Annotation:
SAH (S-adenosyl-L-homocysteine) riboswitch aptamer from Pusillimonas sp. T2, 78 nucleotides, folded computationally. Its Rfam family is "SAH (S-adenosyl-L-homocysteine) riboswitch aptamer". Its family is annotated with regulation of gene expression and S-adenosylhomocysteine metabolic process in the Gene Ontology. On this family, see Wang et al., Mol Cell 2008: "Riboswitches that sense S-adenosylhomocysteine and activate genes involved in coenzyme recycling". The sequence is in RNAcentral, with records from Rfam. Taxonomically the source falls in Pusillimonas (Bacteria, Pseudomonadota, Burkholderiales, Alcaligenaceae). Model confidence (mean pLDDT): 76 of 100. The model forms 100% of the base pairs in the Rfam consensus.
RNA sequence: CACCCUGAGGGGCGCUGCGACGGGAUACUCCCCGCUAGGCUCAGGGUCGUUUCUUUUGUUCAACGGCGCUCAUCAUCA
Repeated sequence: CACCCUGAGGGGCGCUGCGACGGGAUACUCCCCGCUAGGCUCAGGGUCGUUUCUUUUGUUCAACGGCGCUCAUCAUCA
């Protein structure tokens, strides 16, 4: 780094439906239906693997998340 699990990033309702997934069809990767807005980031753990290579300490800790409505939280004004 890739993959898996867990946690966190304050919530709820409605709408759309890209990717992934499931099903069907198939003229073959084009179509239809269903589901779907934490699929992203950070942290911890795990793992057949891939890559890299000196070690230790301290500090700082988040940034984001389609559209509409709404609650919570914080600040300011009246």